[in-house]
RNA sequence: GCACUCGUAGCUCAGCUGGAUAGAGUACAUGACUACGAAUCAUGUGGUCAGAGGUUCGAAUCCUCUCGAGUGCA
Numbered sequence: 001g002c003a004c005u006c007g008u009a010g011c012u013c014a015g016c017u018g019g020a021u022a023g024a025g026u027a028c029a030u031g032a033c034u035a036c037g038a039a040u041c042a043u044g045u046g047g048u049c050a051g052a053g054g055u056u057c058g059a060a061u062c063c064u065c066u067c068g069a070g071u072g073c074a
Base pairs, nucleotide, nucleotide: 001073002072003071004070005069006068007067010026011025012024013023019057028044029043030042031041032040050066051065052064053063054062
């Protein structure tokens, strides 16, 4: 340099067949429980879906460019 895969919550990931309010686990906060903790249970917080533009009534999802990570080839 070329090709391919990937980027979603603090972390690990699902959602990619375009459609309803973007989810799970974990972590964190509060409460219950306990003599106090841990564990367990309940509730809650937390996302400009890497960035920009385009297509569309509607985009995390499709297209283009950029940035970053990885793999292969040279």

Transfer RNA from Bdellovibrio bacteriovorus HD100, 74 nucleotides, folded computationally. Taxonomically the source falls in Bdellovibrio bacteriovorus (Bacteria, Bdellovibrionota, Bdellovibrionia, Pseudobdellovibrionaceae). The prediction has a mean pLDDT of 80. The sequence is in RNAcentral, with records from Rfam.